[in-house]
This is a predicted structure of a 134-nucleotide RNA (SAM riboswitch aptamer (S box leader)) from a soil metagenome. The RNAcentral record of the sequence draws on MGnify. Its mean pLDDT, the model's own confidence on a scale to 100, is 83.
RNA sequence: CAUCCAGAGGGGUGGAGGGAUCGGCCCUGUGAAGCCCCGGCAACCUAUCGCGCAUCUAUGCCCAUCUCGGGCGGCGAGGCGCGUGACAUGGUGCCAAGUCCGGCCCGCGGUCACGGCGACCGCUGGGAAAGAUG
Numbered sequence: 001c002a003u004c005c006a007g008a009g010g011g012g013u014g015g016a017g018g019g020a021u022c023g024g025c026c027c028u029g030u031g032a033a034g035c036c037c038c039g040g041c042a043a044c045c046u047a048u049c050g051c052g053c054a055u056c057u058a059u060g061c062c063c064a065u066c067u068c069g070g071g072c073g074g075c076g077a078g079g080c081g082c083g084u085g086a087c088a089u090g091g092u093g094c095c096a097a098g099u100c101c102g103g104c105c106c107g108c109g110g111u112c113a114c115g116g117c118g119a120c121c122g123c124u125g126g127g128a129a130a131g132a133u134g
Stems, first nucleotide, its partner, number of pairs: 001134004009038005017027003021103004039095003044091002048086006055079002060072004099130001104127003107123006
């Protein structure tokens, strides 16, 4: 800095925890975490390919090659960059629940209180913080 309302689980081992934190609410001996194997999801990075835009310019570029060669290119090939699409080679990540929900601020609605300040509850609402992944 970007993304987080989508998606994707079986086996073995293990033996009581797990869902970051606090509260809630869930999952879990019909077997938690961890570890191993296999499978899958996704498309962030990488590789490859297509398209668009911008920019630079050419004894250039592509194919073939033992040799001979063939094709394209200032009507801009090709290179670099950016964007976008495809793919899934490699590297991460992920595979209960929206990051499971909330916490702080704002908005809206309500109840209570009231001299004034306010307190609490609710919301398919908005934003932040925190966290996770790249």